[in-house]
Context: one part of a larger RNA
RNA sequence: UGACGGAAGGGCACCACCAGGAGUGGAGCCUGCGGCUUAAUUUGACUCAACACGGGGAAACUCACCCGGCCCGGACACGGCGAGGAUUGACAGAUUGAGAGCUCUUUCUCGAUUCCGUGGGUGGUGGUGCAUGGCCGUUCUUAGUUGGUGGAGCGAUUUGUCUGGUUCAUUCCGAUAACGAACGAGACUCCGGCCUGCUAAAUAGUCGCGCCGGCCGCCGCGCCGGGCGCCGACUUCUUAGAGGGACCGGCGGCGUUCAGCCGCGCGAGGUGGAGCAAUAACAGGUCUGUGAUGCCCUUAGAUGUCCGGGGCCGCACGCGCGCUACACUGGAGGGAUCAGCGGGUUUUAUCUCGGCCCUCGGCCGGAAGGUCCGGGCAAUCCGCUGAACCCCCUCCGUGCUCGGGACAGGGAGUUGCAAUUGUCUCCCUCCAACGAGGAAUUCCCAGUAAGCGCGAGUCAUCAGCUCGCGUUGAUUACGUCCCUGCCCUUUGUACA
Numbered sequence: 001u002g003a004c005g006g007a008a009g010g011g012c013a014c015c016a017c018c019a020g021g022a023g024u025g026g027a028g029c030c031u032g033c034g035g036c037u038u039a040a041u042u043u044g045a046c047u048c049a050a051c052a053c054g055g056g057g058a059a060a061c062u063c064a065c066c067c068g069g070c071c072c073g074g075a076c077a078c079g080g081c082g083a084g085g086a087u088u089g090a091c092a093g094a095u096u097g098a099g100a101g102c103u104c105u106u107u108c109u110c111g112a113u114u115c116c117g118u119g120g121g122u123g124g125u126g127g128u129g130c131a132u133g134g135c136c137g138u139u140c141u142u143a144g145u146u147g148g149u150g151g152a153g154c155g156a157u158u159u160g161u162c163u164g165g166u167u168c169a170u171u172c173c174g175a176u177a178a179c180g181a182a183c184g185a186g187a188c189u190c191c192g193g194c195c196u197g198c199u200a201a202a203u204a205g206u207c208g209c210g211c212c213g214g215c216c217g218c219c220g221c222g223c224c225g226g227g228c229g230c231c232g233a234c235u236u237c238u239u240a241g242a243g244g245g246a247c248c249g250g251c252g253g254c255g256u257u258c259a260g261c262c263g264c265g266c267g268a269g270g271u272g273g274a275g276c277a278a279u280a281a282c283a284g285g286u287c288u289g290u291g292a293u294g295c296c297c298u299u300a301g302a303u304g305u306c307c308g309g310g311g312c313c314g315c316a317c318g319c320g321c322g323c324u325a326c327a328c329u330g331g332a333g334g335g336a337u338c339a340g341c342g343g344g345u346u347u348u349a350u351c352u353c354g355g356c357c358c359u360c361g362g363c364c365g366g367a368a369g370g371u372c373c374g375g376g377c378a379a380u381c382c383g384c385u386g387a388a389c390c391c392c393c394u395c396c397g398u399g400c401u402c403g404g405g406a407c408a409g410g411g412a413g414u415u416g417c418a419a420u421u422g423u424c425u426c427c428c429u430c431c432a433a434c435g436a437g438g439a440a441u442u443c444c445c446a447g448u449a450a451g452c453g454c455g456a457g458u459c460a461u462c463a464g465c466u467c468g469c470g471u472u473g474a475u476u477a478c479g480u481c482c483c484u485g486c487c488c489u490u491u492g493u494a495c496a
Base pairs, nucleotide, nucleotide: 004492005491007490008489009488010487011486012485013484016480017479020444021443022442023441024440027324028323029322031320032319033318034317035315036314043054044053065310066309067308068307069306071304076119077118078117079116080115086113089108090107092105093104094103123298124297126296127295128294132292134286135285136284137282138281139280144183145182146181148179149178150159151158152157162174164173165172188275189274190273191272194244195243198241199240200239201238204235205234206233207232208231209229210228211227212225213224214223215222247269250264251263252262253261254260326437330396331395332394333393334392335391343382344381357376358375359374361372362371363370364369403434408429409428410427411426412425413424450472451471452470453469454468455467456466457465
């Protein structure tokens, strides 16, 4: 100097509490981890900082594991054999999971590419993340970190970097043996909210006008239509560029009348959300991201690589993230009515073409789905994405019940070379636990929690996952340091 204290004093945080909300923990199922089992159930990671994580939804591939079977993709150098042939390939039969000449029988074929050794390479999802790079995570979402000159001290070091007030903030005010600086914080970047002001728009619309269709006991200069119009005008709505705007600026309190805080008014307002993110570290994770990589191992009976099959899914059990529920604020059947993020036919397999993408509409079918025509490489088509919850009507009537759907049987399709250990979807039947969950424990303060669906990632097929998006939209704080932890100051111990 630090680290630590079951020392003191301040300050801070919903990965802390308080007041609450939704839960999880109980049930069924999904999924990850352990254990057990297994030929193999490949493996990494294990408090926060492992466990719906490895973008890890594995039928083959992936694939590293298990059981079998081919191949050399063993460069290059040296030596050997060798044109009187180094070697290569192969029908059939046997053999084999196999239309592997793998091996054997039988012969043909090839022609210096190879073959046999040695050295040396190469490959390896083999080992070592405790040899490493890079990247990531975490300490650590807090306010912290550093040097120059000066001061103090023999020196390590210290002051600066602070008694106080204030702030989200080492943010400022001020105090001051310090002065002036740097990184971090902030500023910044992206997204969201305001603009009847600018620029515009047949890939966006609106309003007129004209056609077309429908409705009416109000037949008129009526109403309706996401019907049509290279008709017109315009940019409010839509799109997106350039800009503007907001700064505690105004008023009143509190405050050293400083920094700032509170209230009111004006309003699109008082920290909108996210990203980036210092110094010093960790034997954190990754050699299974990489043609990054040291060393070790292996290298033809291969730990290389390909092919076939199996496994990663196995089930007395324990734990974690979740989904569905236990119903009447509900279930079922009709009806009505509203989104926003996205995405979509290849760059591709080796190829001249085609096929594999999103799909309106018509027809067939109970449905899933099929089929025929079109549109779309997209503000043009899907698509006004007519989404779900919500709302209206009817039935049910508190009964393990028309709640709940596990488990199971039969059938029909779809993806794929392939569906058995059941990819997924649909129909009928089967109708389990579960009557609100002990001790514990998670997340969270505003368009937030929660409910609800939609899109994308993965994807041939498959979401109970993840990442986004909108829709409906609360209760309760707006505080504290009691618990858990973090920061600072003082102090103590003692040595990392």